Notes: A computed fold for a 72-nucleotide RNA from Candidatus Vogelbacteria bacterium CG10_big_fil_rev_8_21_14_0_10_51_16, annotated as transfer RNA. Its Rfam family is "tRNA". By type it is a transfer RNA. The coordinates come from a structure-prediction model, not an experiment, and the mean pLDDT is 81.
[in-house]
RNA sequence: GCCUCUGUAGUUCAAUGGAUAGAACGGCCCCCUCCUAAGGGGCAAAUAGAAGUUCGAUUCUUCUCGGAGGCA
Numbered sequence: 001g002c003c004u005c006u007g008u009a010g011u012u013c014a015a016u017g018g019a020u021a022g023a024a025c026g027g028c029c030c031c032c033u034c035c036u037a038a039g040g041g042g043c044a045a046a047u048a049g050a051a052g053u054u055c056g057a058u059u060c061u062u063c064u065c066g067g068a069g070g071c072a
Stems, first nucleotide, its partner, number of pairs: 001071007010025004018055001027043005048064005
C1' cells in the first nucleotide's frame, strides 16, 4: 500500500429495513431480615463520526476514525 471482518449500556451479547433498541452481569434506590447474604420490586445507562438511499436505517451505500486478520 491492497483486501476481508468488526465497532450497540460500565462489561458480555441480542435486535438483518418497521411499534418505546432489549437481556444477563454490574451500579443506585426501596421492600424483606435483628444484621449480612439470598430473594422481590423499581430507576439510570448505549447504536464510533459525517453524508447518502428510503415513507422509515442498528441493519443498505460512500468517506473518515478505532480494533483484528491476511497478502505484498